[in-house]
Context: one part of a larger RNA
Molecule: large-subunit ribosomal RNA, domain VI
Organism: Candidatus Moraniibacteriota bacterium
RNA sequence: CGUUAUUGCUUGAGAGGACUCUUUCCUAGUACGAGAGGACCGGAAAGAACGAACCUCUGGUGUACCAGCUGUUCCGCCAGGAGCACUGCUGGGUAGCUACGUUCGGACGGGAUAACCGCUGAAAGCAUAUAAGCGGGAAGCCCACCUCAAGAUUAGGCAAUUUCCGUCGCAAGACGGAACGAUUUCCUGGAAGAUGACCAGGUUGAUAGGUCUCAGGUGAAAGCGGAGCGAUCCGUUCAGCCAAGAGAUACUAAUAAAUUGAAC
Numbered sequence: 001c002g003u004u005a006u007u008g009c010u011u012g013a014g015a016g017g018a019c020u021c022u023u024u025c026c027u028a029g030u031a032c033g034a035g036a037g038g039a040c041c042g043g044a045a046a047g048a049a050c051g052a053a054c055c056u057c058u059g060g061u062g063u064a065c066c067a068g069c070u071g072u073u074c075c076g077c078c079a080g081g082a083g084c085a086c087u088g089c090u091g092g093g094u095a096g097c098u099a100c101g102u103u104c105g106g107a108c109g110g111g112a113u114a115a116c117c118g119c120u121g122a123a124a125g126c127a128u129a130u131a132a133g134c135g136g137g138a139a140g141c142c143c144a145c146c147u148c149a150a151g152a153u154u155a156g157g158c159a160a161u162u163u164c165c166g167u168c169g170c171a172a173g174a175c176g177g178a179a180c181g182a183u184u185u186c187c188u189g190g191a192a193g194a195u196g197a198c199c200a201g202g203u204u205g206a207u208a209g210g211u212c213u214c215a216g217g218u219g220a221a222a223g224c225g226g227a228g229c230g231a232u233c234c235g236u237u238c239a240g241c242c243a244a245g246a247g248a249u250a251c252u253a254a255u256a257a258a259u260u261g262a263a264c
Stems, first nucleotide, its partner, number of pairs: 001151001005161006014148004020048007032037001050105005058099004065092005070085006109143003116136004162179007180261004186202005207253003210249005216242003223236005
């Protein structure tokens, strides 16, 4: 920009992905075979590689969390802290993201066939699966399974698109206003994202922040008291602190405004 309004829900022309393999067991040491050996058909289980999703578990990361430690500067000193030293070093670690972790997938079934195997059957009194006609038959093909999909320019389909008041008017309706709905700018944000976009919300509100409670992490704060000459230990104290997590709560911020509800 088109699809000749807006919003919502869809059909599927077409496209992409996947459709893999092995081993063991039962049938059965059966059929077969002198023996050695050793099945078809059918059924069950385990696994490999690959793929997708996810984070409950096991781990990784986690320079916004907690603790320990060293040097030095500063906060007047002690104590307690802050800065710098690769995030100063070390031990752990929430959310998120992850694999080495977990779960799931390849299926079942149908159709047309390949090689191949047939039925009926003449040309050619026989024979012949073929000439007319009719079947069986593969991990392969077309469906089926998953995803996208109407710019499929053949641009598809379905549904909905409000009410009231005032003035004028015989009416249809016109104008003005209000409520309600929709959309956009704008704003609060996001498991969405480079930006647009998408999604959740904007007071008829839990969208983000804050606060409270909880989960979870660290691991027992500071101060004070006590013990010890002291380093230090004990008690208060499973404390204190805490990021991205969960629930609750309008305390803060989502103010205010614009367009539009067409045409026939």